C1' cells in the first nucleotide's frame, strides 16, 4: 500500500500423565407452556393438538337511467262514503310523483377471506418456448347499430302436501328469446405473390365460394296531442363486428427439489407410428389398426415422510435446522364421484348422486355442511370479543347520489415477544434499634441503609384546552380551454376519540421481584436433619461438625420480569468441501485377475465443452446491509442506494483440462543371450525310524510317574538277533537363507508348466495405474463318495490327583490325520501396516546377476541392478516406535471407521448337503470403554544382598497339677478397655472395705472438694445416748489458741457445678509395629509434550545411600556413623563411713586401734584404638593375615538415640479437648454384694516327673538396692509362722543379706525318702473387718505326673542354661508377675538350595481400597425392553370377478313438439364413485408358551482370565462337559524365564 471486521472454551476415564473418544455445560432463538411475581406506555403477535363436531348472528350483492308492475312507506291531486263546528276530520279507490318487497333481465358471485388434508409431482423455484392457445370488464383504432316475431316469470284463479314445495288454467313486458337484412383484415375451403424463419411453418398481398351481428335507455330543443304514445334533433351512455394493447390464464421444456437397497428390476395404452375423435390449444388425452418397444446402479419400481418458494433461526463462513405472522404459487372446502352455467369453475357461503353424521316430521318425506368473522363443545401443557365503523384504503353494482363489504380500519383480552420510562435525588454516624455471625460483652455485618433535613415531580390524581389523519370525494357556483377535463370558491363528511398532545394544582406521594451462591460459574456463614428427608445439567452431595438437603442472615446475577421444561443451530474439526482418520486407540478387503468408472508421459496443430473477461435480459415486493428521514428516543415506519454470490443470451481470450488429427521414446511391453529357486503338476525311486508277523537266544518282570496305579507278562513279555510286510514323514545340509499373489513350498531322479532377475542391442509407440460389481485361488478343522490306516489322536473307557476333577498326569482308543474326486470359504488368513509412481543424509551384513582394477587362477578392491536383514540423520508419531522394504514428503484409485454394551445378535435376503458363511439393525442401558507411557504395589518372574530366617546346636512350649490373663457361659452385677503379627502375668508397679467406674437397697439436690475476695461469729473438737445396716436424723455433756498481725473452724455472700456418659472415624499429647531396616528427600542444571526421570543407576566395597571409581550432573538436608552414658586398661588428684602393704598396740577372734596414702575401692579429670604400623591383593575404597604391639583390633561389649512414612493401629477410662447427651440424675453419699462365678477352649508362667537328683549335717563367696507409722542386730519364749524385750541407723558407718557351689552322710530306680496338688485339724500376722475373698506356720493327707502328638518358641558368649538376691506398688497379700542385680557357666554355625521377613536392580500386570487386589459363567430372586410362536384382531395397497347411482358421450326415440323442423321426455349401451365375493402377498396390535439380553445391596456353585494367574494366552474349527470351560488340529505373539545360534553396536 491493498484486502478483511470475522473464528475464545470448560467439566468428566487415571494414583498421576499424554492421547483417542463419547457424554455434559456456558451462547443465541421460539406462534411457546408451566411456577413465582407484577407500575405504565408504544409497536407487533395470538388453536403448533381434532381437515373433530357445531347452537346463534353476520361475512355478496347491486342496478327502477333494461322490464312488467305496486305488497309496504312518503307525497300530490281527484273521486266516493261517513261524521260535521261547513273550517275540516276519518275511511276507501286511482302508480300521478318520490321510491320499491317479491319477479323477469344485466353484471358480479371463479375476487376478497380460510386451511394445509392430499401431493415427492413440471406441485414449486428459476430460465426459456408457445410458429400449439384463450382472455369478461379496461384502453386505442375502424365500421355498424336496419326490419320483424313468439313466448315466459310475475300478477289472477284453482290442485296436491304437515312442511319444503308442486301441478294446472288464463293473461303480460323487456337491453329475455327467435327469425331475417347488411358486413370484412372474422371463420371454413381452394388457388396464387412477396418476405422471413426454429422442422412441422409464419407474416403479407390477391381471387372465388359459403357462413355468422346488434338494444335500447337518459337528456336538450322543436313538432303533434286534451294529455300521452309518436316524429325529428343535441349531448351522453349502453350494444354489435374486427384489429391492436393491457391484464389474467392454459400448455410444453432444461436445471434444482427429503429418507430407505434388509425395495433391483419395472411397464400392455405400456413406448412409437397411421387414421379418426376430442379440446381454446399440443399430446395415447381417447379409440381402431400396426410395430415391440420404453425406464433403470447418473437409483427405475416400491415403501416412508412432507404443501413449495421469497424468507426465518443459528453459524466467522461453508453449512445445519425450519417454512407461524407478511408476500407469492399450488391444493382443498363434511367424505367420494359428476357435470351444468359462464370470458373464467368442474365452483367454501351453486347443482346432481352415493356414503357417514346431525336436525325436523302429520312417518309418506324434507333440510344441513364455520379449513369466512365472532362464538360453543371436545381434544390439549396451550392460544382472545357472539365489539365499533364503512371516516380512510380497496372491491362489486350503478350515469350518479348511493347501497353492500366480519376485506379493511379501529377498539377489547393476554408480560406472548421487542422497545422505552418509572419505582426518587442530595445531605445525614451515636456507624441508632432490630436481625445475623463471633475468638463474647468486645467486635463484625446489614449500612448512608433507616430516622431526620432539604430538593425534584417523569409517572399518578384532579381540572382545563385540544389535534393531524380530509391528499380528496359528493353537491353547488365561477373561470379557462383541446368540451370533459383543469384551476378556484362555498357547504357537508372522523369509527378510533375528548384519544394522542399541552397547561395548571397536589404531593415521595401510587409502584420490586425472581433465580442462584461445591466446581464448571459471579456470589458464605449459622441452625436443623443424619445414606433419612431430599438435591442433581455433568462430575457428584447426604451415614452427627453438609459453603451441595430444609430454614435464616448475608452476597451475586438479571430486572417488570425472573426461573424451569420442550425444540433448533452453535460450541462439535463429533461425517471433516473449507476441515478428520485406519501398526498398537474404532477402522486395510485373506490374495490376485479384471469390467464399468476415476486418474494418466513428451511435443505440434486445431476446436472452444470446462475455465476466464466484457455486455444485455432476468433475479417481484417485503426482508437483510448502508445512508438519510418521520413518530420526544427506541422498537416501528418511510425514501434511496447496495445486495440478491443464480439462470439465460451474446461478444471475446486460449495458458491449463477436455475433444479431434499427427509426432516422439524416458512409462509399459516384445524379441535375443545369460542365469536362479524347498514355485506348481505328474510319475518313478531311496534309506533311517516306528509298528506288526514268523523264527532264534533268554528269564521275571516290563512299562509309567512328582509318587503310583490301570495296562502288558510264566499261554514266556520287556531286552536282543535274523527275515518279511505295512503306512506315514523326510535327520544331517538348514541359515532373521531361497521361491511364490496370498494360502503355502524341503529325501532323490525324470517329464510337463509357469515366473523372476541381469545384460545389451533391436522392435511396438502411452498400449499405462487403480479397480465398485464380477471371476479365480484360498491353512486347519469340517461334510459327501470310494480307498487306505504304521504312528499320533478329539470323543470315549480305565487309573491317578483332588473337597470335587466331566481337566492338567498315566494306560488304552474311534472318527480324523494319508490318497482320489467334489463341497465348504473361514483364521492372531499379521508386517495386526491396500495397490502403483516419484523424491528425501549415511554405515554395515547377506542372496541372485553384471561390470571393473590387481593377479596365472582362487581370493580380493571398487561400482551397479534386483531382493532380504540390522543401526541411525532429517522428518513423522499420543508415545512405543517408524526411518529409501517409511508409519517421511507429494500424486492417483480402491476398501474401511465414527463412544462402550446390546451384537457380528434378531428379522429379512443370498449361498451351502449340513455345520454354517455373507449382508446386518433396533429397543434398552452406561459415563465411560480404550491406546501408549509413568510411579508404586504385587507375582506359586528373574538376579543380588542381609537378618537366630533356615541349617548346626542348647534349652523350652504343646501332655500333668497349680497360678495368672483371655474367650465363652452364667449372673442382679460378674464395670470398662486391649483382642493377627503389633490383644491374652496387657492398662493393673499389687480388687477383703476403700480403690470401683458394675449390681441391689436406702439417702441428698448449688449439693462434695478446691481457689479467690469479703462479712460476721466462736467454735472446732472430744465423749456419750436413741433410731438405723450405715450414711443420716435427733439429743446430752465438756469446750479455742494467740506475739493481737493472725491462725483454725464451721457458717453466709459472689464467681467457677459435676459426669470413668457417647464419639480415638472430630482432635492434642503419648505409644506399638514395619525397624536401628538403610533408606527418604530437596536446590540448581539436564532429558521428556507430560506424569516423571536423572542425581539415588553402573563397577567394586561396607554393618550402613559406608566409602572409592565411572557417569549430565553438581551440591545439600533428614537418617547411618560420630558426639552422650555404663563396663573393660592406665595415670593424676582426693582419702571417710571405704582400704591395710610396711611399722606399733589390743583381742579367743575381727582395720578393733595408733598410724599410713602403697593396694583395693570410691568419684572427678585425663590418656588410650586411628586399619595408625608391617605383609599380600587391588586403580582406589577396602579386604585378608588367630601378623606385630596392646588391657582392648577392625562400629571393643552394652545402653540411650527410632528418618520420610504405613496400619482412619491403640488410648475421650492417665491427662487435655471440639461437638453431642444427663441435671430430683447418666451427679453425689452410704451399707452389702460383684470385679475371685465355672460343663469348657486358648495364651503366658511356676512346680515337677528325679540319682548331673532328693534329704540331713557342715564350710564359703556377691552385686545392686531399700530403710523412720521403717530396717531391726542381739537376748529370751515357741517345732514354727511369730512373739516379749532391745542396741544401732535417715545410713560407703547400723540393718535387711545369699543360693547353687564345696565337704561328709543317707536313699538305689520305686509313683519312690521323687512330686507336691487337694483336703481335715490346730495356729500366727496384718487390718474396723479375713464368710463370700488374704498371706504364712505346724500336723495329718499325699492327686496327676515316669520327659509329653501334630505343631511351635528363644538363644551366637560372659550369651543360652542354671542359682539365688533386691526393689516398686503395699496395712496385709493372692508376686510363680514386672523391673533390676550378681554367682556358676556351655555347645554350634559346613553353608545360603529351601521356609520366613527385609533392602536394591530388572521383568510382567486387566492391581492403585494396590493379590485379603481384580474378575468369568451357570443357577436362584425382582424389574425392564426385545425376538420366536398355534392362533386372533385391525390397516393400507394391488389382482380377479359380480353388481353399479348421478353424469358426459354414443345409439334409439312408436310419445311430446312443428307448416316442415330443431329439440325433448323415455329407453339402451360404454365408462365410473361406491358396495359384495375370492385367493394370496404385506404392515401393525395382541397371545398360552418360549429364547436370549440389560439392570439390581450384601444370594448359590466353582475359579476360567489378569503375574509363567499356578496347564502361557488368544484366533479359526470340531467334539465333549452343571458352569466358567476342557481336549484335538492348524495358526499368531498381542508369552515369562532360561540356554544356544545368528545379526547389529562398541572396544
Nucleotide at each position: 500500500a491493498c484486502a478483511a471486521u470475522g473464528a475464545a472454551g470448560a467439566g468428566u476415564u487415571u494414583g498421576a500423565u499424554c492421547c483417542u473418544a463419547g457424554c455434559u455445560c456456558a451462547g443465541g432463538a421460539u406462534g411457546a407452556a408451566c411456577g413465582c411475581u407484577a407500575g405504565c406506555g408504544g409497536a407487533g403477535g395470538g388453536c403448533u393438538u381434532a381437515a373433530c363436531a357445531c347452537a346463534u348472528g353476520c361475512a355478496a350483492g347491486u342496478c327502477g337511467a333494461g322490464g312488467g308492475g305496486c305488497a309496504g312507506c312518503g307525497u300530490a291531486a281527484a273521486a266516493u262514503a261517513a261524521g260535521u263546528u261547513u273550517g275540516c276530520u276519518u275511511a276507501u279507490u286511482u302508480g300521478g310523483c318520490g321510491g320499491c318487497g317479491a319477479c323477469c333481465g344485466g353484471c358480479g358471485a371463479a375476487c376478497g377471506g380460510g386451511u394445509g388434508c392430499g401431493u415427492a409431482a413440471c406441485a414449486c423455484g428459476u430460465a426459456c418456448g408457445u410458429a400449439a392457445u384463450c382472455u369478461a370488464c379496461c384502453c386505442u383504432u375502424u365500421g355498424c347499430c336496419a326490419a320483424g316475431g313468439u313466448a315466459u316469470a310475475g300478477c289472477u284463479c284453482g290442485u296436491a302436501g304437515a312442511a319444503a314445495u308442486u301441478c294446472g288454467a288464463a293473461u303480460u313486458a323487456a337491453u329475455a328469446c327467435c327469425c331475417c337484412a347488411u358486413a370484412g383484415u372474422a371463420u371454413a375451403a381452394a388457388a396464387u405473390u412477396u418476405u422471413c424463419g426454429c422442422c412441422u411453418g409464419a407474416a403479407u398481398a390477391u381471387u372465388u365460394u359459403a357462413u355468422u351481428a346488434a338494444a335500447g335507455c337518459c337528456u336538450u330543443g322543436g313538432g303533434u296531442u286534451a294529455a300521452a304514445a309518436c316524429c325529428u334533433u343535441u349531448g351522453g351512455u349502453a350494444g354489435c363486428a374486427a384489429a391492436g394493447g393491457a391484464u389474467g390464464a392454459g400448455c410444453g421444456u432444461g436445471c434444482g427439489c427429503c429418507c430407505g437397497a434388509u425395495u433391483a428390476g419395472u411397464u400392455a395404452g405400456u413406448u412409437g407410428g397411421u387414421g379418426a375423435g376430442g379440446u381454446a390449444a399440443u399430446g395415447g388425452c381417447u379409440u381402431a389398426c400396426c410395430a415391440a418397444g420404453a425406464c433403470u446402479g447418473c437409483u427405475a419400481u416400491c415403501g416412508g415422510u412432507a404443501g413449495g418458494g421469497g424468507g426465518c433461526c443459528u453459524g466467522a463462513g461453508a453449512g445445519g435446522g425450519u417454512g407461524a405472522u407478511c408476500c407469492u404459487c399450488c391444493a382443498c372446502a363434511c367424505u367420494g364421484g359428476u357435470a351444468c352455467u359462464g370470458a373464467g369453475a368442474c365452483a367454501c357461503g351453486g347443482a346432481c348422486c352415493a356414503g357417514a353424521c346431525c336436525u325436523u316430521u302429520a312417518a309418506g318425506g324434507a333440510g344441513g355442511g364455520c379449513a369466512g368473522c365472532a362464538g360453543u363443545g371436545a381434544g390439549g401443557a396451550a392460544u382472545a370479543u357472539u365489539g365499533g365503523u364503512c371516516a380512510a384504503u380497496g372491491g362489486a353494482g350503478g350515469a350518479a347520489a348511493c347501497u353492500c363489504u366480519g376485506a379493511a380500519c379501529c377498539a377489547g383480552c393476554c408480560a406472548c415477544u421487542c422497545c422505552g420510562c418509572g419505582u426518587g435525588c442530595a445531605g445525614g454516624a451515636c456507624g441508632a434499634c432490630g436481625g445475623c455471625c463471633u475468638u463474647c460483652u468486645g467486635g463484625g455485618u446489614u449500612g448512608u441503609a433507616a430516622a431526620c433535613u432539604g430538593c425534584u415531580u417523569u409517572u399518578g390524581u384532579a381540572u382545563a384546552g385540544a389535534a393531524a389523519u380530509a391528499a380528496a370525494a359528493u353537491u353547488u357556483c365561477u373561470u379557462a380551454c383541446u368540451a370533459g377535463u383543469a384551476a378556484g370558491a362555498a357547504c357537508u363528511u372522523g369509527a378510533a376519540g375528548g384519544u394522542a398532545c399541552u397547561a395548571u394544582a397536589c404531593g415521595a406521594a401510587u409502584a420490586a421481584g425472581u433465580g442462584u451462591c461445591g466446581g464448571c460459574u459471579a456470589a458464605c456463614u449459622c441452625c436443623g436433619u443424619g445414606c433419612c428427608a431430599g438435591c442433581a445439567g455433568c462430575c457428584g452431595c447426604g451415614g452427627u461438625a453438609a459453603u451441595a438437603c430444609g430454614g435464616a442472615g448475608g452476597a451475586c446475577a438479571c430486572a417488570a420480569g425472573c426461573g424451569u421444561u420442550a425444540u433448533c443451530c452453535g460450541g462439535a474439526u463429533u461425517u471433516a468441501u473449507u476441515g478428520g482418520g485406519u501398526u498398537u486407540a474404532a477402522a486395510g478387503g485373506g490374495u490376485g485377475c479384471g469390467u464399468a468408472g476415476g486418474c494418466g508421459g513428451u511435443u505440434u496443430g486445431u476446436u472452444a465443452a470446462g475455465u476466464c473477461a466484457g455486455u444485455a435480459g432476468u433475479g417481484a415486493a417485503a426482508u437483510c446491509u448502508u445512508a438519510c428521514a418521520g413518530c420526544u428516543c427506541a422498537a416501528c415506519u418511510g425514501u434511496a442506494a447496495a445486495a440478491u454470490u443464480g439462470c439465460u443470451a451474446u461478444u471475446g481470450a486460449u495458458a491449463c483440462u477436455a475433444g479431434c488429427a499427427g509426432c516422439c521414446u524416458a512409462g509399459a511391453g516384445u524379441a535375443a543371450g545369460a542365469u536362479u529357486g524347498g514355485a506348481g503338476c505328474a510319475a518313478u525311486u531311496g534309506g533311517a525310524a516306528u509298528g506288526u508277523g514268523u523264527g532264534g537266544u533268554g528269564u521275571a518282570g516290563c512299562g509309567g510317574u512328582g509318587a503310583a496305579a490301570u495296562g502288558c507278562a510264566u499261554a514266556g513279555a520287556u531286552a536282543u538277533c535274523a527275515c518279511a510286510c505295512a503306512g506315514a514323514a523326510c535327520a544331517c545340509c538348514g541359515a532373521u537363507c531361497g521361491c511364490g499373489a496370498a494360502g503355502g513350498c524341503a529325501g532323490a531322479u525324470u517329464g510337463c508348466u509357469a515366473a523372476g532377475u541381469c545384460u545389451u542391442u533391436a522392435c511396438u509407440g502411452a498400449c499405462g495405474c487403480u479397480g465398485a460389481g464380477g471371476c479365480a485361488c484360498g491353512a486347519a478343522a469340517g461334510c459327501g463318495u470310494g480307498g487306505g490306516u504304521a504312528g499320533c489322536a478329539a470323543a470315549c473307557a480305565g487309573g491317578a490327583u483332588u473337597a470335587g476333577a466331566u481337566a492338567c498326569c498315566c494306560u488304552g482308543g474311534u472318527a480324523g490325520u494319508c490318497c482320489a474326486c467334489g463341497c465348504u470359504g473361514u483364521a492372531a488368513a499379521c508386517g495386526a501396516u491396500g495397490a502403483u509412481c516419484a523424491c528425501u543424509a549415511g554405515c554395515u551384513g547377506u542372496u541372485g546377476g553384471a561390470u571393473u582394477g590387481u593377479u596365472u587362477u582362487u581370493u580380493u578392491u571398487a561400482u551397479u541392478c534386483a531382493g532380504u536383514g540390522g543401526c541411525c540423520a532429517a522428518u513423522c508419531g499420543a508415545a512405543a516406535g517408524a526411518g529409501g522394504u517409511a508409519a517421511g514428503u507429494g500424486a492417483u484409485c480402491c476398501a474401511c471407521c465414527u463412544g462402550g454394551g446390546g451384537a457380528g445378535u434378531a428379522c429379512g435376503a443370498u449361498c451351502g448337503c449340513a455345520a454354517g458363511a455373507u449382508u446386518g439393525a433396533a429397543a434398552c442401558u452406561c459415563a465411560a470403554a480404550g491406546g501408549a507411557a509413568u510411579u508404586g504395589a504385587c507375582g506359586g518372574g528373574g538376579g543380588u544382598c542381609c537378618g537366630c530366617a533356615c541349617a548346626a546346636g542348647c534349652g523350652g512350649u504343646g501332655g500333668a497339677g497349680c497360678a495368672c490373663g483371655u474367650g465363652g457361659u452364667u449372673u442382679a452385677a460378674u464395670u470398662c478397655g486391649a483382642u493377627a503379627a503389633u490383644a491374652c502375668g496387657c492398662g493393673a508397679g499389687g480388687a477383703a472395705c476403700c480403690u470401683u467406674a458394675c449390681c441391689a437397697a436406702g439417702g441428698c439436690u448449688u449439693a462434695a472438694a478446691u481457689g479467690u475476695a469479703c462479712c460476721a461469729c466462736g467454735a472446732a473438737u472430744a465423749a456419750g445416748c436413741u433410731g438405723g445396716a450405715a450414711a443420716c436424723a435427733g439429743u446430752u455433756u465438756a469446750g479455742u489458741u494467740u506475739u493481737c498481725g493472725g491462725a483454725c473452724g464451721g457458717g453466709g455472700u459472689a464467681c467457677a457445678a459435676g459426669g470413668u456418659g457417647c464419639u480415638g472415624c472430630a482432635u492434642g499429647g503419648u505409644u506399638g509395629u514395619c525397624g536401628u531396616c538403610a533408606g527418604c528427600u530437596c536446590g540448581u542444571g539436564c532429558c521428556g509434550u507430560g506424569a516423571g526421570g536423572u542425581g539415588u543407576u553402573g563397577g567394586g566395597u561396607u554393618a550402613a545411600g559406608u566409602c572409592c571409581u565411572g557417569c549430565a550432573a553438581c551440591g545439600a538436608g533428614c537418617g547411618c556413623a560420630a558426639c552422650c552414658c555404663c563396663c573393660a586398661u592406665u595415670g593424676u588428684u582426693a582419702g571417710u563411713u571405704g582400704c591395710c602393704a610396711a611399722c606399733g598396740g589390743a583381742u579367743u577372734a575381727u582395720g578393733c586401734u595408733g598410724g599410713g596414702a602403697a593396694c583395693u575401692c570410691u568419684a572427678a579429670c585425663a590418656a588410650a584404638a586411628c586399619u595408625g604400623c608391617c605383609g599380600a591383593u587391588g586403580c582406589a575404597a577396602a579386604u585378608c593375615g588367630a601378623g606385630a604391639g596392646g588391657a582392648a583390633g577392625g562400629u571393643g561389649g552394652g545402653g540411650a538415640u527410632g528418618a520420610c512414612g504405613u496400619c482412619a493401629a491403640a488410648u475421650c477410662a492417665u491427662c487435655a479437648u471440639g461437638g453431642c447427651c444427663c441435671u430430683a440424675a447418666c451427679g453425689u453419699c452410704u451399707u452389702g454384694g460383684g470385679c475371685c462365678a465355672c460343663a469348657c477352649a486358648c495364651g503366658u508362667g511356676c512346680u515337677a516327673c528325679a540319682a548331673u537328683g532328693g534329704c540331713c549335717g557342715g564350710u564359703a563367696c556377691a552385686g545392686a538396692g531399700a530403710g523412720a507409722a521403717g530396717c531391726c542386730a542381739c537376748u529370751g519364749g515357741g517345732u514354727g509362722a511369730c512373739u516379749a524385750g532391745a542396741a544401732g541407723c535417715g545410713a560407703a558407718u547400723c540393718u535387711c543379706u545369699a543360693a547353687a557351689a564345696c565337704c561328709g552322710g543317707u536313699c538305689u530306680c520305686a509313683g519312690u525318702u521323687c512330686g507336691g496338688a487337694u483336703u481335715g485339724g490346730a495356729g500366727u500376722c496384718u487390718g474396723c473387718a479375713a464368710c463370700u475373698c488374704g498371706a504364712c506356720u505346724c500336723u495329718a493327707u499325699g492327686a496327676a505326673g515316669c520327659u509329653g502328638g501334630a505343631a511351635u518358641c528363644g538363644c551366637u558368649a560372659g550369651u543360652a542354661a542354671u542359682c539365688g538376691c533386691g526393689u516398686a506398688u503395699c496395712a496385709g497379700c493372692c508376686a510363680u508377675g514386672a523391673c533390676g542385680c550378681g554367682g556358676u557357666g556351655a555347645a554350634u554355625a559346613c553353608g545360603u538350595u529351601c521356609c520366613u521377613g527385609g533392602g536394591c536392580c530388572u521383568u510382567g500386570u486387566a492391581c492403585a481400597c494396590a493379590c485379603c487386589g481384580c474378575c468369568c459363567g451357570u443357577c436362584a430372586a425382582g424389574c425392564c425392553a426385545u425376538g420366536g410362536a398355534a392362533g386372533u384382531c385391525g390397516g393400507a395397497g394391488g389382482u380377479a370377478u359380480c353388481u353399479g347411482a348421478a353424469g358426459u358421450c354414443a345409439g334409439u326415440g312408436a310419445c311430446c313438439g312443428u307448416u316442415a323442423a330443431a329439440g325433448g321426455a323415455g329407453c339402451u349401451g360404454c365408462c365410473u364413485a361406491g358396495g359384495g365375493u375370492a385367493a394370496a402377498a404385506u404392515c401393525g396390535g395382541u397371545a398360552a408358551c418360549u429364547a436370549g439380553g440389560g439392570c439390581u445391596a450384601a444370594g448359590u456353585c466353582g475359579u476360567a482370565a489378569c503375574a509363567a494367574g499356578g496347564u502361557a494366552g488368544c484366533c479359526g474349527u470340531a467334539c465333549c462337559g452343571g458352569a466358567a470351560g476342557g481336549u484335538g488340529u492348524g495358526g499368531c505373539u498381542g508369552g515369562a524365564a532360561u540356554a544356544u545360534c545368528u545379526c547389529c553396536u562398541u572396544u

Predicted 3D model of a 1547-nucleotide RNA (small-subunit ribosomal RNA) from Candidatus Walczuchella monophlebidarum. NCBI's taxonomy places the organism under Bacteria, Bacteroidota, Flavobacteriia, Flavobacteriales, Candidatus Walczuchella. It matches the Rfam family "Bacterial small subunit ribosomal RNA". The sequence is in RNAcentral, with records from ENA. The coordinates come from a structure-prediction model, not an experiment, and the mean pLDDT is 81.